[in-house]
RNA sequence: GCCGCCGUAGCUCAGUUGGUAGAGCGUCCGCCUUGUAAGCGGAGGGUCGGGAGUUCGAGUCUCUCCGGCGGCACCA
Numbered sequence: 001g002c003c004g005c006c007g008u009a010g011c012u013c014a015g016u017u018g019g020u021a022g023a024g025c026g027u028c029c030g031c032c033u034u035g036u037a038a039g040c041g042g043a044g045g046g047u048c049g050g051g052a053g054u055u056c057g058a059g060u061c062u063c064u065c066c067g068g069c070g071g072c073a074c075c076a
Base pairs, nucleotide, nucleotide: 001072002071003070004069005068006067007066010025011024012023013022019056027043028042029041030040031039049065050064051063052062053061
């Protein structure tokens, strides 16, 4: 340099045909318990990597850039 895959909550990951952004764990609060853990209920937490485009509407489609991983090439 070329090609492919990935980037969504603090962590691990879903998200179907473009149509209200989710789960588990963790955090916080409550219930339960003599108390703790466990269990149960609830709450909070997101510029969906950045920007642009298409569209009535984009996490999803297109372009570009950034980052990570892998392969190939180059290596006087």